[in-house]
Context: one part of a larger RNA
RNA sequence: CGCAGGAAAGUUGAGGGGUUCAAUUCCUAGUACGAGAGGACCGGAAUUGACGCACCUCUGGUGUUCCAGUUGUUCUGUCAAGAGCAUCGCUGGGCAGCUAUGUGCGGAAGGGAUAAGCGCUGAAAGCAUCUAAGUGCCAAGCCCAUCCCAAGAUAAGCUUUCCCUGAAGGAUCGUGGAAGACUACCACGUUGAUAGGCCGCGGGUGCAAGCGCAGCAAUGCGUUCAGCUCAGCGGUACUAAUCAUCCGUUUGU
Numbered sequence: 001c002g003c004a005g006g007a008a009a010g011u012u013g014a015g016g017g018g019u020u021c022a023a024u025u026c027c028u029a030g031u032a033c034g035a036g037a038g039g040a041c042c043g044g045a046a047u048u049g050a051c052g053c054a055c056c057u058c059u060g061g062u063g064u065u066c067c068a069g070u071u072g073u074u075c076u077g078u079c080a081a082g083a084g085c086a087u088c089g090c091u092g093g094g095c096a097g098c099u100a101u102g103u104g105c106g107g108a109a110g111g112g113a114u115a116a117g118c119g120c121u122g123a124a125a126g127c128a129u130c131u132a133a134g135u136g137c138c139a140a141g142c143c144c145a146u147c148c149c150a151a152g153a154u155a156a157g158c159u160u161u162c163c164c165u166g167a168a169g170g171a172u173c174g175u176g177g178a179a180g181a182c183u184a185c186c187a188c189g190u191u192g193a194u195a196g197g198c199c200g201c202g203g204g205u206g207c208a209a210g211c212g213c214a215g216c217a218a219u220g221c222g223u224u225c226a227g228c229u230c231a232g233c234g235g236u237a238c239u240a241a242u243c244a245u246c247c248g249u250u251u252g253u
Stems, first nucleotide, its partner, number of pairs: 001152001005163007015149004021049007033038001051106005059100004066093005071086006110144003117137004164252001169247004173189005194240003197236005202230004210223005
């Protein structure tokens, strides 16, 4: 842009794609078979491997936006307390998110027509013959089934609800997003919880500074399960989503 007005929601499925795996153990059964050694078909159950999809509760990784410890040096006049730089200076941990080595699930069952093959009945050809007429069984393969996409399927389908003239509606613009290269998509724009701030909860680190006490001091103890902090959850209009502009026409060739 189209699908001959617009919006929202729900659907059909032409067509297309994905999957299609294997092993071990147990029972049947130490049975059939076999002199013995050995040792089944068929059928049933459990587990595992590789592979695929999804996810982050657990186990871990990362987590240069969090906390603590610590070395050297420069600076904040000095002490104390801090800041900068040194691979994030180094070290110990770590929320969210993203992740695999972690977790969950999957390849189940069935139907139809067949291949090679095996048949039944059966002539031509008094016999025989699966085939000539007729008819059955049978594969991880084919068509269904199962999972996903799907009306640009221009043959543009269907159903329901709503709207009507500078309208219905859409866009620009703004606040943002487990959406994203941009675009697009999604949520919101004061009739507001969209983001930030603030408050509470939860998580991380691990007990701040100051002061007091003990000690010559390094340091320890108390105040203190403290202080600092967050991408999570909930609440709250404090801040910013202001104002406005453009497209779109006449109940739909």

Annotation: Predicted 3D model of a 253-nucleotide part of an RNA (large-subunit ribosomal RNA, domain VI) from Occallatibacter sp. The RNAcentral record of the full RNA draws on ENA. The source organism's lineage runs through Bacteria, Pseudomonadati, Acidobacteriota, Terriglobales and Occallatibacter. Rfam family: Bacterial large subunit ribosomal RNA. Rfam links the family to the GO terms structural constituent of ribosome and ribosome. Model confidence (mean pLDDT): 85 of 100.